The RNA shown here (SAM riboswitch aptamer (S box leader)) has 111 nucleotides. Its Rfam family is "SAM riboswitch aptamer (S box leader)". Rfam describes the family as follows. The SAM riboswitch is found upstream of a number of genes which code for proteins involved in methionine or cysteine biosynthesis in Gram-positive bacteria. The SAM riboswitch acts at the level of transcription termination control.
[in-house]
Order: sequence, then C1' cells, then structure tokens
RNA sequence: UAAUUAUCAAGAGUGCGGUGAGAGUUCUGGCUCUACGACCCGUCAGCAACCCUUUAAGGUGAUUUUUUAAAGAAGGUGCUAACUCCAGCCCCAUAAGGGGAAAGAUAAAGG
Repeated sequence: UAAUUAUCAAGAGUGCGGUGAGAGUUCUGGCUCUACGACCCGUCAGCAACCCUUUAAGGUGAUUUUUUAAAGAAGGUGCUAACUCCAGCCCCAUAAGGGGAAAGAUAAAGG
C1' cells in the first nucleotide's frame, strides 16, 4: 500500500511535563473545541476485550485445527469531547426522523 473478514450508540483523563496555534481524516456546508493553552509529543493513570490466557460444551475418523459460551487482563495493538460530531449519495417518511451505501478508523491473518 490494494484486497478479505469483523466491529464502529457503550466505556475510559479538566492528571503531570513539553510545545505554542490552530484542531475535530480529505473537499463543501454546519456545529463544536481552543491562549482559562486545544491539537500534537512524552509520561502516568484508565477503558475496552480484536489478538491473547484459562475453563466448559460442541464439531471432526482424528488432531496442536475449528465453533460456541463463561471467566480473565500478563502480553501485542487500539482507544480515553461531541454517534465515525452532523450533513452531502440512495431508499422510506407530509415532517420530525429512520435505514442503507460510500468514505474513514481499528483489529485479525496473509501477500
């Protein structure tokens, strides 16, 4: 980096240090955060449970493979304003609104 699969309504920081002007992925339009220091970086703390650990049950001719459930959190990631901040395209709806797509993010296993 393109493709595959899964998830994206919940949860968790006004911490400390550094920096100093924009930030919320890109474009457009909103809206919001921000010199009472945002974003970002480091550190500490936390959340979650994708990988992972343990146990049980199933599946298989059999297995170190696989499915489901429960418990856990040592390790690999991730995350800790707002639904992925909202809308844009399609469908339903008088409207309010709802559903989906696209795009994006994260994880897994590979190339």